[in-house]
RNA sequence: UCCCGGGUAGCUCAAUGGUAGAGCAACUGGCUGUUAACCAGUGGGUUGCCAGUUCGAGUCUGGCCCCGGGAG
Numbered sequence: 001u002c003c004c005g006g007g008u009a010g011c012u013c014a015a016u017g018g019u020a021g022a023g024c025a026a027c028u029g030g031c032u033g034u035u036a037a038c039c040a041g042u043g044g045g046u047u048g049c050c051a052g053u054u055c056g057a058g059u060c061u062g063g064c065c066c067c068g069g070g071a072g
Base pairs, nucleotide, nucleotide: 001071002070003069004068005067006066007065010024011023012022013021018055026042027041028040029039030038048064049063050062051061052060
């Protein structure tokens, strides 16, 4: 330098172009001698950045940044 994959909640990951979700974690409550476990609930998001297409973009297109792999 070129090619491929990836970047979404604190972490691991979902989401057919049509309300951004789950598990774990955190917090609150229940349960109890207490803790853990268990049960119920709550909060938490500039979907890496900037543009473009579209009535509508996490998703499609272009550029850039970062991570991983490959070629030379």
Annotation
This is a predicted structure of a 72-nucleotide RNA (transfer RNA) from a bacterium. It matches the Rfam family "tRNA".